About this RNA
This is a predicted structure of a 1485-nucleotide RNA (small-subunit ribosomal RNA) from an uncultured rumen bacterium. Its Rfam family is "Bacterial small subunit ribosomal RNA".

RNA sequence: AGAGUUUGAUCCUGGCUCAGGAUGAACGCUGGCGGCGUGCGUAACACAUGCAAGUUGAGCGACGACGUGCUUGAAGUGGCAACAUGGAAAGUACGAGCGGAGCAGCGGACGGGUGAGUACAACAUGAGAAGCUGUCCUUUGGUGGGGGACAACGUCUGGAAACGGACGCUAAUACCCCAUAGGCCGAGAGGUUAAAGCCGUAAGGCGCCAAGGGGGGUGCUCGUGUCCUAUCAGCUAGUUGGUGAGGUAAUGGCUCACCAAGGCGACGACGGGUAGCCGACCUGAGAGGAAGAUCCCCCACACUGGGACUGAGACACGGCCCAGACUCCUACGGGAGGCAGCAGUGAGGAAUAUUGGACAAUGGGGGCAACCCUGAUCCAGCCAUGCCGCGUGCGGGACUCACGCCCUAUGGGUCGUAAACCGCUUCUGUUGGGGAGCAAUAAGGUCUACGUGUAGACUGAUGAGAGUACCCAGCGAAUAAGCAUCGGCUAACUCCGUGCCAGCAGCCGCGGUAACACGGAGGAUGCGAGCGUUAUCCGGAUUUAUUGGGUUUAAAGGGUGCGUACGCGGAAUGGUAAGUCAGUGGUGAAAUACCCGCGCUCAACGUGGGCCGUGCCAUUGAUACUGUCAUUCUAGAGUCCUGUUGCCGUGGGAGGAAUGAGUAGUGUAGCGGUGAAAUGCAUAGAUAUUACUCAGAACACCCGAUUGCGAAGGCAUCUCACGAAGCAGGAACUGACGCUGAGGCACGAAAGCGUGGGGAUCGAACAGGAUUAGAUACCCUGGUAGUCCCACGCAGUAAACGAUGAUGGCUAACCGUCGGCGAUAGACAGCCGGUGGCCAAGCGAAAGCGAUAAGCCAUCCACCUGGGGAGUACGACCGCAAGGUUGAAACUCAAAGGAAUUGACGGGGGCCCGCACAAGCGGAGGAACAUGUGGUUUAAUUCGAUGAUACGCGAGGAACCUUACCCGGGCUCGAACGGUGCAGGAAGGACCCAGAGAUGGGGACGCCCUUCGGGGCCUGUAUCGAGGUGCUGCAUGGUUGUCGUCAGCUCGUGCCGUGAGGUGUCGGCUCAAGUGCCAUAACGAGCGCAACCCUUGCCGUCAGUUACCAGCACGUAGAGGUGGGGACUCUGGCGGGACUGCCACCGCAAGGUGAGAGGAAGGGGGGGAUGACGUCAAAUCAGCACGGCCCUUACGUCCGGGGCGACACACGUGUUACAAUGGUGGGUACAGAGGGGAGCCAUACAGUGAUGUAGCGCAGAUCUCAAAAACCCAUCUCAGUUCGGAUCGGAGUCUGCAACCCGACUCCGUGAAGCUGGAUUCGCUAGUAAUCGCGCAUCAGCCAUGGCGCGGUGAAUACGUUCCCGGGCCUUGUACACACCGCCCGUCAAGCCAUGAAAGCUGGGGGCGCCUGAAGUCCGUGACCGAGAGGAGCGGCCUAGGGCGAAACCGGUAAUUGGGGCUAAGUCGUAACAAGGUAACCGUA
Repeated sequence: AGAGUUUGAUCCUGGCUCAGGAUGAACGCUGGCGGCGUGCGUAACACAUGCAAGUUGAGCGACGACGUGCUUGAAGUGGCAACAUGGAAAGUACGAGCGGAGCAGCGGACGGGUGAGUACAACAUGAGAAGCUGUCCUUUGGUGGGGGACAACGUCUGGAAACGGACGCUAAUACCCCAUAGGCCGAGAGGUUAAAGCCGUAAGGCGCCAAGGGGGGUGCUCGUGUCCUAUCAGCUAGUUGGUGAGGUAAUGGCUCACCAAGGCGACGACGGGUAGCCGACCUGAGAGGAAGAUCCCCCACACUGGGACUGAGACACGGCCCAGACUCCUACGGGAGGCAGCAGUGAGGAAUAUUGGACAAUGGGGGCAACCCUGAUCCAGCCAUGCCGCGUGCGGGACUCACGCCCUAUGGGUCGUAAACCGCUUCUGUUGGGGAGCAAUAAGGUCUACGUGUAGACUGAUGAGAGUACCCAGCGAAUAAGCAUCGGCUAACUCCGUGCCAGCAGCCGCGGUAACACGGAGGAUGCGAGCGUUAUCCGGAUUUAUUGGGUUUAAAGGGUGCGUACGCGGAAUGGUAAGUCAGUGGUGAAAUACCCGCGCUCAACGUGGGCCGUGCCAUUGAUACUGUCAUUCUAGAGUCCUGUUGCCGUGGGAGGAAUGAGUAGUGUAGCGGUGAAAUGCAUAGAUAUUACUCAGAACACCCGAUUGCGAAGGCAUCUCACGAAGCAGGAACUGACGCUGAGGCACGAAAGCGUGGGGAUCGAACAGGAUUAGAUACCCUGGUAGUCCCACGCAGUAAACGAUGAUGGCUAACCGUCGGCGAUAGACAGCCGGUGGCCAAGCGAAAGCGAUAAGCCAUCCACCUGGGGAGUACGACCGCAAGGUUGAAACUCAAAGGAAUUGACGGGGGCCCGCACAAGCGGAGGAACAUGUGGUUUAAUUCGAUGAUACGCGAGGAACCUUACCCGGGCUCGAACGGUGCAGGAAGGACCCAGAGAUGGGGACGCCCUUCGGGGCCUGUAUCGAGGUGCUGCAUGGUUGUCGUCAGCUCGUGCCGUGAGGUGUCGGCUCAAGUGCCAUAACGAGCGCAACCCUUGCCGUCAGUUACCAGCACGUAGAGGUGGGGACUCUGGCGGGACUGCCACCGCAAGGUGAGAGGAAGGGGGGGAUGACGUCAAAUCAGCACGGCCCUUACGUCCGGGGCGACACACGUGUUACAAUGGUGGGUACAGAGGGGAGCCAUACAGUGAUGUAGCGCAGAUCUCAAAAACCCAUCUCAGUUCGGAUCGGAGUCUGCAACCCGACUCCGUGAAGCUGGAUUCGCUAGUAAUCGCGCAUCAGCCAUGGCGCGGUGAAUACGUUCCCGGGCCUUGUACACACCGCCCGUCAAGCCAUGAAAGCUGGGGGCGCCUGAAGUCCGUGACCGAGAGGAGCGGCCUAGGGCGAAACCGGUAAUUGGGGCUAAGUCGUAACAAGGUAACCGUA
């Protein structure tokens, strides 16, 4: 410090999310030790039990126990008894001390807990005046005399108890009186008011009273600061003030009487919600945000509410009274209680500890002190709850060779120096031993100092924690590692399983058979006694922006003006010093944080010092700026004068055209309307036309315009009147009078509303006609509100737009235009004010803006903060209503958006091309058959191909085989091949048997090499490698189709742009072409185009057999048959030839044009091969290859048979026809390219023929297969025929192991449909279409009418590019990018969720009125008590609480109801995005 996420990509806006830190935490997994901290956040819920506040005998009386002394001396025992013993018990005196009560004193107001209440009586900070103050310190003075009680106690007595009652006795540092001082009050006179003693032999000590000062504490007042809500806007009756009184420690409406009518509030009163406040703490660079645990300060509270008493202090946590709720006891009459003290219990909750030890230390209360008390405190216990530290070993140890896991798998990699093993060490552990500091000192003693008595030094008992920390020694690697993560953000990757399942997920998103994202494993990464998750806060977020944001189009400028408050404000001089700045002083507690040290072995932790504490208060000074006061000024603003401008406003008057209507005339059959029609009007005379008349509304064309005016809405015939405004010029006047403007007021298009009038046109609703699948629309004919108006009133909204608030200033140019000046004018520079264009700088995400800013500044106002929900709901205000203004939340999404880019698309535009259309020729679609496909059928009808780009396609040959399918029968190292081990044997094998065959059984005959180990070959067996046309073409290679032989697709460098990207490649001309030329921020280049290649057409040359034969010769019935020839044809090598080269015209050029010349060929001569970047997840795992998955006595393999050939149908591609341009019969010519040895077959013979038999030639320019149409002659004469040949019957031929399913051919016979084919559709532009035959591959044969080639004969037509289809380029729009087969809207139906309304039901807090009213203070009274003082009692005021009542507010719930949101594949339509097929959108009905 940033990152992920909107897009195909980009920039921006903008939200969501993550990485960090933190916690009184909780949960999951795991857990060795120690130190220091922390530990009910929820129910201020309820509490059993114990403890948490007492102490003083040096204030007092009394009692008890005990000890000692004295007196009396019981029971018992001994004894007859006396008596002895015994010592209980009692009494008494004393007692250092002990105990529980009482009076009295001090303390229980501190310490400890909690955070309910409280938005201000609190708190923080800083001031202040009208106060009080126990103990403490200090100062001064005093401490005289007297008196009467009440507890305890005793007696009697009530009650279950708690607790009392009556009478009687008594002490004091308790209480009272007198005196005296000083003090207080008062102007004075005068009034008023104190005390206590105890201990000690003594010295002396501890006290008491009064007054002053101090200290600390506390009460009160004021300034400033302190959460959310305006959908809370008005609040207030002791309310605000005054006078007087009361009250208080003290001021004060604190209370009361009277008087006045004030006080608070947009600088947010009042109301509602929430909350203890601060120092601090967390976070952050800071500003800030958040928060207020532990510690410290303050406050509030103590079961809930009220109240006072005592006291220095309380309205009192462990005090009192009353009321209420609850719990407990009870004898039912009454009583008791208050853990938000420490432990502990229940409950609540995700969740928070021991009913521990000690007063040793620190601190507190009491006491002279000893000492007592102290759940404050100090310690210990529990919890990984946090922070910090330590350990779980260290060193050596490898070619590594384990397991596991992975891979490209004969082998590597990884775990991994890790382990084992060797050596070493001993922090933790364990055993034994030693063993702290915390302790200072009290009383007492000794000494020193000074005037007493204090101070100092030494000595001097005391340790809960704890035999702990720590130290020493022994033992022994021994006792000690997990958690999370590994798709990106974000460090870390593989295998298996799963198969949109199970699941993950913070965001984006993973999972539909190869998941680095799920689950497991291995490995890795991070942290480590912890690690993750969840929750919450800050950060990142400049995403509320003071620092530090925005508002043309992303969210956002109010519709416009006037104007109040507020805010801001020109020039000069002087004063002042509020703001501002500086110095100084006070304060800003401590702790914390920071810096420097120090102490625990380090650290955490503790501690000393420093700094800080940005603030507040006071004071001194400065005076630039702001404020304020004063005096001036004229540049802002305004007034005045002159001129001028305009669709500016209001009112009145006038005008013509058009439209409609009325009357009359002319006139006749239609008019009107549309894409086409119809409804409608019209023979009762329309439309058209003429004349006159009437009505209402609006002011056409021209002027007229990027014009003008107005604040905006808006304003257009002419004219008059009135009113307003702007501008220019002048510079007479005022002298800052200004700008903005929350609330407020006014204006405000259209639609709409109310009342009355008017009503021509147009025209929601409505009706009819069309269109359509429908058409509640678009189109047409009518037509009501309305329109407009007029009068009066309401409404208050618009895409009210420049989507751009107002005002002022500043910042380059250029070109127009309106008004004015310069001016007398025609020209034209200038100035001012408007209104436009284009641009510099600058700005902006870009588009763009650019002196009319969206630039640079200043002031003020308004508004924005993700999308949806929603401008909705509720509330309030306004409105007659419609509705408007203000304006949320739940819930939901990971986006929604802006600008620009590249594509794609458009029922957008421009240009261009193609057998694309058109013009032609011939077909298909109808028939029969062939073939392929779908469908159906089947045991199987194997599989694939499916718009164009599947369908005579894979298949260039399915009877068996092929063959992958089905049925049945077999095999399991397997049908083939290789390696190894073992056993055996030549291999092989005619032939025989069983069987459908595979197969099984039998079987005469039958080896080679050798180094003698064996080997070759084969069989069996075992084993390692098999095999699969099983799946995935969406895992792939390769190959192919298509767009398309279309002209495109890109790159380097440069330039432009923030960027995607653009430029180049655009533009003009040209071309078949991104072909070329010109132009040009581009210059070049690559893949394509073209050319190079093959073939064909002409010529030359070379060569000459099997081809050829002119001349020569031979020869034949005839024949290049023969000799020979190298002329010709031809064959096949090499060359030439064509390039717009020449001419003319057009053109800058490129190039084009021409019946041009020449030429075999002319502008690419014809044909072929050649297919750019890419698209279709196009096709193929069944040609082949290949990853993964699957099968392994079968999904492999062999065999027999069947099927792939089925058949109601449908489609594609073909063949043959329907006939006379023909059929049939006869005659007679002419090719090319190919094939041929298990072949082609001459020729001859046989057969009607397929063919058979015999047989020459030929591995081929030699032999052979081997032409048809055409041509000639004849016949048929328009018919289902002498057309057509399907189908069927019969007889044959050939191939083959075999023609039944299921071959072809031949002959004889039979002779179906069909007479030119609906909508629609296909091919072809020349040697083409059409037509005729021939060959070849595959192949035993052939279902070939298919495919690939070959030649013969040989046309017609193209005006042209409007339209259909496809394509190319440029441009435009876009909400598309899976790219229009796109996107997307609304109702309805279904499920889920939150929410509004709702008769009602119910709850809560607060207020109001009336009634009642405890305790208690105060007031009054007080006949009773008392000698009196006074008191009981009674009455009154006030109040907690209770009751009744009416209303408001806020919740919960509810039949029903309203819309909203969400949810892969529901229904209906097609609204929007392209001109979205009626441009869209805003307001309104």
Model confidence (mean pLDDT): 83 of 100.